Context: one part of a larger RNA
Molecule: small-subunit ribosomal RNA, central domain
Organism: uncultured bacterium
RNA sequence: CUGGGUGUAAAGGGUGCGUAGGCGGGAUUGCAAGUCAGGCGUGAAAUGCAUCGGCUUAACCGAUGAAUUGCGCUUGAAACUGCAGUUCUUGAGUGAAGUAGAGGCAGGCGGAAUUCCGAGUGUAGCGGUGAAAUGCGUAGAUAUUCGGAGGAACACCAGUGGCGAAGGCGGCCUGCUGGGCUUUUACUGACGCUGAGGCACGAAAGCAUGGGUAGCAAACAGGAUUAGAUACCCUGGUAGUCCAUGCCGUAAACGAUGAUUACUAGGUGUGGGGGGUCUGACCUCCUCCGUGCCGUAGUUAACACAAUAAGUAAUCCACCUGGGGAGUACGACCGCAAGGUUAAAACUC
Numbered sequence: 001c002u003g004g005g006u007g008u009a010a011a012g013g014g015u016g017c018g019u020a021g022g023c024g025g026g027a028u029u030g031c032a033a034g035u036c037a038g039g040c041g042u043g044a045a046a047u048g049c050a051u052c053g054g055c056u057u058a059a060c061c062g063a064u065g066a067a068u069u070g071c072g073c074u075u076g077a078a079a080c081u082g083c084a085g086u087u088c089u090u091g092a093g094u095g096a097a098g099u100a101g102a103g104g105c106a107g108g109c110g111g112a113a114u115u116c117c118g119a120g121u122g123u124a125g126c127g128g129u130g131a132a133a134u135g136c137g138u139a140g141a142u143a144u145u146c147g148g149a150g151g152a153a154c155a156c157c158a159g160u161g162g163c164g165a166a167g168g169c170g171g172c173c174u175g176c177u178g179g180g181c182u183u184u185u186a187c188u189g190a191c192g193c194u195g196a197g198g199c200a201c202g203a204a205a206g207c208a209u210g211g212g213u214a215g216c217a218a219a220c221a222g223g224a225u226u227a228g229a230u231a232c233c234c235u236g237g238u239a240g241u242c243c244a245u246g247c248c249g250u251a252a253a254c255g256a257u258g259a260u261u262a263c264u265a266g267g268u269g270u271g272g273g274g275g276g277u278c279u280g281a282c283c284u285c286c287u288c289c290g291u292g293c294c295g296u297a298g299u300u301a302a303c304a305c306a307a308u309a310a311g312u313a314a315u316c317c318a319c320c321u322g323g324g325g326a327g328u329a330c331g332a333c334c335g336c337a338a339g340g341u342u343a344a345a346a347c348u349c
Stems, first nucleotide, its partner, number of pairs: 003321004007303002012317001014201004021194003025088007033081002035077008049065006091191001092188003095184005103177007110154001115149007125136002162169002206247006215241002220236004258316006266294010298305002322349003331342004
């Protein structure tokens, strides 16, 4: 440089916003940079190619021609790309009227349960297991009743239900706040898509400082089991789990499926809107947005996917190139650290 690929064989970045860049809707006018056509100049010779010729042939040599696909200048064309101008509304956005939702942040409130504390009743066990024991209990436990404290999580509703870019989000109320969808067609008039770097967000665990600690529970201790048992089971139990602020930046961050746009049989559910048939309800039909299942064509190595594509096309980004060595070493950057990101080679099969 090029080809073929990326659901499961190697391969989609965890997600968004967005810079450069790449790509970009309909009509029309101009320019002529790209593009196309003609002309002129140049593109050394030799080599190579074609034809003819010279050594008896060949190698070799000579002549002529084409070619040298390029570059420069010049004349023209204007469909396409580009540039400049005018214009349009279907892409995109704004407005107006509605609407569903565990979307986010902050504050307040609530009940059930566990644990602990106080008091009452009450007496010898409780607890735990496959069976036991450690453990708790006559200093009165377990059980039960009343009162209190405190922390964490929100049963039922609850649903291949909803919302969010992803991570994720679930008691109730209030305040602030982001996005979506529908209807309308009032406004702007291509303002768009993608996006190397960059910036922001990013479960759990972990880290720093200060709080908090009911339950659970790495580590740890004890009891069992066992040949052993640094485990599985049991009794305890500290970090942690919770809050605030700041770091970390990784996950099977998964739909193992990048984003956007257009097109391509049907059937059946479900959530949120709009419309029609008659005012309402029910039913039925049409339509928009989301979310499931089945399935034709097509695709696929197969499994399967199948309008939410892994089908048919287009644009842009990311990534792969035999297994191991290795997501390692070294260097660089980031981090308080743990470590993260980038990322080889020798050697070997």